[in-house]
Small-subunit ribosomal RNA, 5' domain from an uncultured bacterium, 503 nucleotides, folded computationally.
Context: one part of a larger RNA
RNA sequence: AGAUGAACGCUGGCGGCGUGCCUAAUACAUGCAAGUCGAACGAGGUAGCAAUACCGAGUGGCGAACGGGUGAGUAACACGUAGGUAACCUGCACCUACAGUUCUAGGAUACCCUGGCGAAAGCUAGGCUAAUACCAAAUAAUUGGCUCGGAGGCAUCUCUGAGCUCUAAAAGGGGCCUUUAAAGCCCCGCUGAAGGAUGGACCUGCGGCGCAUUAGCUAGUUGGUGAGAUAACAGCCCACCAAGGCGAGGAUGCGUAGCCGAUCUGAGAGGAUGAGCGGCCACACUGGAACUGAGACACGGUCCAGACUCCUACGGGAGGCAGCAGUAGGGAGUUUUCGGCAAUGGGGGAAACCCUGACCGAGCAACGCCGCGUGAAUGAUGAAGGUCUUCGGAUUGUAAACUUCUUUUAUGAGGGACGAAGGACGUGACGGUACCUCAUGAAUAAGCCACGGCUAACUACGUGCCAGCAGCCGCGGUAAUACGUAGGUGGCGAGCGUUAUCC
Repeated sequence: AGAUGAACGCUGGCGGCGUGCCUAAUACAUGCAAGUCGAACGAGGUAGCAAUACCGAGUGGCGAACGGGUGAGUAACACGUAGGUAACCUGCACCUACAGUUCUAGGAUACCCUGGCGAAAGCUAGGCUAAUACCAAAUAAUUGGCUCGGAGGCAUCUCUGAGCUCUAAAAGGGGCCUUUAAAGCCCCGCUGAAGGAUGGACCUGCGGCGCAUUAGCUAGUUGGUGAGAUAACAGCCCACCAAGGCGAGGAUGCGUAGCCGAUCUGAGAGGAUGAGCGGCCACACUGGAACUGAGACACGGUCCAGACUCCUACGGGAGGCAGCAGUAGGGAGUUUUCGGCAAUGGGGGAAACCCUGACCGAGCAACGCCGCGUGAAUGAUGAAGGUCUUCGGAUUGUAAACUUCUUUUAUGAGGGACGAAGGACGUGACGGUACCUCAUGAAUAAGCCACGGCUAACUACGUGCCAGCAGCCGCGGUAAUACGUAGGUGGCGAGCGUUAUCC
């Protein structure tokens, strides 16, 4: 000199774009942050004479494993990079191509009704009923299993041909036609199977912290055989057998730490960092566990234990902001209990639509970067005032006043968007915002630090080793360019200076 998620002091006009608990992964009042489908289902309710329309507890489906937060743990295949899987899984949606959805059958159950218990949370007995809920049967191969053959490879194997054998579903919902029904057609579903895509899982080489004042570590430990578990390989788990395995090329231990793309600095090499944005990982009061599911060992699910908080009729219950706001606390220090689903995206739905603190916006903060302004021209009597003075003058200084202009900005008035997409119509939180036009009037707008040398910029007074300054050298003890004040000057400028940290 540069840089910062900064803070502090003095000061402060505007706009655009960003950024904003780095500390206590401390505790949380309140509200919201994940629902949706009546075109799966039966009861119920509201309106209506009815047809019908609407509502919605419950059963059922999909979603809730995404999106959002945080960095505690983790020195590890966690991450990065390059590979491997002849050892694997993949719902919906997407792509490619295929076969089905039956002249078959059944029993439950929630809601509800009648009782019972309880302060509550809630629990329980009997009875009734439906389904795209559950479930029996038939049918079926390009799946799986077994047997035989062919080809290939990398030991296990892979591909392929034949035979035998096992295994499925929702006869569902809606629309059109029809007097109705059936049939038919269309749409949405459902089942089985193959391949792809997508997403994941596992394995391996290499790479990236400190301490040797940590030198030995290890018993499922290292390997084998067999059995089990898993989507799958494997001591992953178990039984038996062997005695191995790692280590100065740093094992083990201790400390520290999420990793990367990147960011800062630097000519580069390198050094430092890992806020925001993007990728991966881990976590969700602390610890443990599984259930459901295509997917979790699951932030706003369940169970157990613990600490803490709350309710209680003392018997027993409820809770988890490291989601968005917000509160207390800690701290030098970090924002609104805002608007909207208009856009983008996500979930559900055939759709209308509903939900969405994701997101889009607004608010607060000079926290940062960038841009603009605080006027321009003219103006010598070199005015007044201030300061210095050798008392002559010098300087502030074209600076002011004066004169002539301009109107960025400001204020007022008028107009007024893009962002909104399909053939048309409708749809904007931001927002009457940006922007445009007109009017008014220099009007609304300058500070901070320094001036001994390094280092651009000097005099006077006060003080008298005092008060004080100071990054280093050092100033101050009676003429201090170094302290304090004033005038002047220099630097930067809506900022300036200090502190902290990195190069």
Overview
Rfam family: Bacterial small subunit ribosomal RNA. Rfam links the family to the GO terms ribosome and structural constituent of ribosome.